[in-house]
RNA sequence: GGGGGUAUAGCUCAGUUGGUUAGAGCGCCUGCAUGACACGCAGGAGGUCGAUGGUUCGAGUCCAUCUACUCCCACCA
Numbered sequence: 001g002g003g004g005g006u007a008u009a010g011c012u013c014a015g016u017u018g019g020u021u022a023g024a025g026c027g028c029c030u031g032c033a034u035g036a037c038a039c040g041c042a043g044g045a046g047g048u049c050g051a052u053g054g055u056u057c058g059a060g061u062c063c064a065u066c067u068a069c070u071c072c073c074a075c076c077a
Base pairs, nucleotide, nucleotide: 001073002072003071004070005069006068007067010026011025012024013023019057028044029043030042031041032040050066051065052064053063054062
C1' cells in the first nucleotide's frame, strides 16, 4: 500500500426484511429477609448504538468518508 472483520449499558453480547418505548446476562444502587454476610425476592439507575455526513416519512440496521482494534496479502531499496 490492497482486501476482510469488529465497534450497542461498567463487562460479555443480542437486536429478524429499515418500522412503532433500544434489550438480555453479569455487575452496581435501594428495600425485604438474616444476629450478620451470602443466596433468594422486589424495585431502580445506567446508552442516544465509534465519529461526521448522506438516503428515507422513518436508520443501531442502508450508503460515503474518517478513527480505533484485529486478520490476510503485498512491499521493505